[in-house]
Molecule: transfer RNA
Organism: Muribaculaceae bacterium
RNA sequence: GGCCCCGUAGUUCAAUGGAUAGAAUAAAGGAUUCCGGUUCCUUCGAUUGGGGUUCGACUCCCCACGGGGUCA
Numbered sequence: 001g002g003c004c005c006c007g008u009a010g011u012u013c014a015a016u017g018g019a020u021a022g023a024a025u026a027a028a029g030g031a032u033u034c035c036g037g038u039u040c041c042u043u044c045g046a047u048u049g050g051g052g053u054u055c056g057a058c059u060c061c062c063c064a065c066g067g068g069g070u071c072a
C1' cells in the first nucleotide's frame, strides 16, 4: 500500500429503517446490620467524527479517524 471485519454507558453485551437507545456489571445515595459483606430500592452514565439517502438512520451509502485480520 490492496482487501476484509469491527467501533453503542467506566466494562461486557442487546436493539426488522420507526418505543423516551435497553440489560448486566461498575460507581454514587438510601434501606437492612453493632460494623462490613450479602440482599433490596433509587440515581447517574453511551451510538468515533463529518456528509449523504429517507417522512424517519445505531441500522443503508461515501469520506476521515481508531482497532483487528489477511496478502505483498
Base pairs, nucleotide, nucleotide: 001071002070003069004068005067006066007065010025011024012023013022018055027043028042029041030040031039048064049063050062051061052060